[in-house]
RNA sequence: CUCAUCAUGAGAGAUGGAGGGACACGGCCCGUAGAUAUCUCAGCAACCUGCUCUGCAAGGUGCUAACUCCGUCAGCUAUGCUGGAAGAUGAG
Numbered sequence: 001c002u003c004a005u006c007a008u009g010a011g012a013g014a015u016g017g018a019g020g021g022a023c024a025c026g027g028c029c030c031g032u033a034g035a036u037a038u039c040u041c042a043g044c045a046a047c048c049u050g051c052u053c054u055g056c057a058a059g060g061u062g063c064u065a066a067c068u069c070c071g072u073c074a075g076c077u078a079u080g081c082u083g084g085a086a087g088a089u090g091a092g
Base pairs, nucleotide, nucleotide: 001092002091003090004089005088006087011041012040013039014038015037019030020029021028024072025071026070027069042064043063044062047060048059049058050056051055068086073083074082075081076080
């Protein structure tokens, strides 16, 4: 850079100790009753590989609060919906 997907699903323990939810702003939320993060185990899923191929879940990734937490840009029949941008993941 190209393509596909992003409304489903799936948490315990250990370490650690203050912010975190990608960036900016605004909201909302999580967090010293220990979050985010890292590691271990467990699980989810089925993109790639594999296989006895409407499937299975062994291997490579990924994921396991909230729609990608929501809005920002555009359009419309406008408490909303659709699309875009950006981002994430996989394959090339």
Molecule: SAM riboswitch aptamer (S box leader)
Organism: marine sediment metagenome